[in-house]
């Protein structure tokens, strides 16, 4: 220099004027201060928190997840590793239990599709037809019941042998997955569980429109209608069953009332960034310092004007010029971990492969 | 804002338990009837099953994540 592979950062600067929202100050008005992200998004996952008055245990039901081992509040997440598959490599992809528990499926074509099977085609009897014997070859198809080679056969065939593969595997290594493998079977046991289903393991349900409280207003209900008459009973958030516990008729029609105002929940929490140590391969955890901080409810965070960065388009008298446009995806709604999407352009680090020079 | 459902021919539905040419009515075009229109009669076109992946010998139908539109929640 070219082509790639990984991580990573940033993602218009600063001032002026005018305007918004929200908190302090002083409350006519004004000072001051703080104002969107990396993904605020999809709501796909895990949890905080709230509320079903509640709290344990059991067993079923749905749901989910699925190779080991470790992080974490937690996970379907992230590391680390082991199988498998992809590239010359640096990497990258894997929802990767279990198909000898049972059960479903395999359309078409094809003799035959899962208790194999005789369509041609080899072979032996015979009369040519016929019967019987074969799974080497041929065809079909996504798949055709072990692969090559040798004996063997009438032809053949794990039917015998070596090798490979496959299945159990004594020992070995590893915390696990898993490797490697003496020997040992004669091949039985093909796919498919992002079909049912088995094993294991995980989950109470429903979201901040959850929910509290305050003002007003209505209400404290009323008719019927079955049961039952006082605690050995009903009834309590999947369902049942047990303990503890709370509560008091209990269920079912049909009328009326009530949901729209306000304030809280509301932003300091497992907190986010930087930096040091310490302990781990690492994720991450411990300790210390020092920074940082929208909180709105028809919903603020915006507009404009100089300068200057970057990128196109144009003009010339081509220079450190001159004018015009444009600066991406996208906008907080309870708050947090992730994960998935979308992002103009501009930068940085590591590492593979090849060429050329010295 | 949270929670659910649905995307199939211009338009309204079908496609059983995954099986190969994805079908039907209405509309469109073309002919034939008619003086000429409708209405009839006969034909023809037209679909990457909303997009992209995976699973599977195969996917309109199973998973994933994406795009679009509806419903409901005080």
């Nucleotide at each position: 220099c070219c082509a790639g592979a990984c991580g990573g950062u940033c993602g218009g600067a600063u001032g002026g004027c005018c305007g918004c929202g929200c908190g302090u100050g002083u409350u006519u008005a004004c000072a001051u201060g703080c104002g969107a992200g990396g993904a605020a998004a999809g709501u796909c996952c895990g949890g905080g928190c709230a509320u079903c008055a509640c709290g344990g245990a059991a067993a079923c039901a749905a749901g989910g997840c699925g190779c080991c081992g470790g992080g974490u509040a937690a996970u379907a997440c992230c590391c680390g590793g082991g199988g498998g598959g992809c590239g010359c490599g640096a990497g990258c992809c894997u929802a990767u239990g279990g198909a000898a528990a049972g059960u479903g499926c395999a359309a078409c074509a094809g003799a035959g599709a899962g208790u194999a099977g005789a369509c041609c085609g080899c072979c032996u009897u015979u009369u040519u037809u016929a019967a019987g014997g074969u799974a080497a070859g041929g065809g079909u198809g996504a798949a055709a019941g072990g692969g090559u080679g040798c004996g063997g056969u009438a032809a053949g065939a794990g039917c015998g042998c070596a090798c490979c593969g496959c299945g159990u595997g004594a020992c070995c290594a590893g915390u696990a997955a898993u490797g490697g493998a003496a020997a040992c079977g004669g091949c039985a046991u093909g796919g498919u569980a992002a079909a049912c289903c088995c094993c294991g393991c995980c989950u109470g349900a429903u979201g901040c429109a959850a929910g509290a409280c305050c003002g007003a207003a209505u209400a404290g209900g009323a008719c019927u209608g079955u049961c039952a008459u006082g605690a050995u009973a009903a009834u309590g958030u999947g369902u049942u069953u047990c303990c503890g516990c709370a509560u008091u008729g209990a269920c079912g029609g049909u009328c009326g009332g009530g949901u729209u105002g306000g304030u809280c929940g509301c932003u300091a929490g497992a907190g986010g960034g930087c930096c040091u140590a310490u302990a781990g391969c690492a994720a991450u955890a411990u300790a210390g310092g020092c920074u940082c901080a929208a909180g709105a409810u028809g919903a603020a965070u915006g507009g404009u004007c100089a300068u200057c960065a970057c990128u196109g388009c144009u003009c010339c008298u081509c220079g450190u010029g001159g004018g015009c446009a444009g600066u991406a995806c996208a906008g907080a709604a309870c708050c947090c971990g992730g994960c998935u999407u979308a992002u103009a352009g501009a930068c940085c680090g590591u590492c593979u492969g090849g060429c050329u020079u010295u | 804002g949270g929670u659910c459902c649905c995307g199939u021919a211009g338009c309204u539905c079908a496609a059983c338990u995954g099986g190969a040419u994805a079908g039907a009515g209405c509309a469109a075009c073309u002919g034939c009837c008619u003086u000429c229109u409708a209405a009839g009669c006969a034909g023809u076109a037209g679909g990457u099953u909303g997009u992209a992946g995976g699973u599977u010998c195969g996917a309109g139908u199973c998973c994933u994540a994406c795009c679009g539109g509806g419903a409901u929640c005080g």

Two RNAs folded together computationally: RNase P RNA and transfer RNA, 432 nucleotides in total. It holds a member of the Rfam family "Bacterial RNase P class A". It is annotated as a ribozyme. Model confidence (mean pLDDT): 75 of 100.